[in-house]
The RNA shown here (c-di-GMP-I riboswitch aptamer) has 90 nucleotides. The sequence was found by an Rfam model in a public genome assembly.

């Protein structure tokens, strides 16, 4: 040094569910809290999948209103991918 393969010990992260607070809404952040992660570290138009649908389009109606349906310009990296990168063992 590639590559496979493990997790002894010091550490790190932190699912839900709670509380606050931004949002339209998913969902974000701070706290609490551990389900669990060897990349649960960064990456979201320019990979692929999934969530919402405030806007806007279409349609139905009992039409200053009220439903349905499409739609990302709005998220998800703890879903796959991509990229960096620690220890220990063989």
């Nucleotide at each position: 040094a590639u590559a496979a393969u493990u997790u002894u010990u010091u550490g790190g992260c932190a699912a839900a569910g709670c509380u606050a607070u931004c949002g339209a809404a998913a969902g974000g952040u701070a706290g609490u809290g551990a389900c669990g992660c060897a990349a649960a570290g960064c990456u979201a138009u320019a990979g692929g999948g999934a969530c919402u649908a405030a806007u806007u389009c279409u349609u139905c109606u009992u039409u200053u209103g009220g439903g349905g349906g499409a739609u990302a310009u709005g998220u998800c990296a703890g879903c796959c991918a991509g990229u960096u990168g620690c220890u220990c063992u063989u």
Of the family's consensus pairs, 95% are formed in the model. Rfam family: c-di-GMP-I riboswitch aptamer. Its family is annotated with cyclic-di-GMP binding in the Gene Ontology.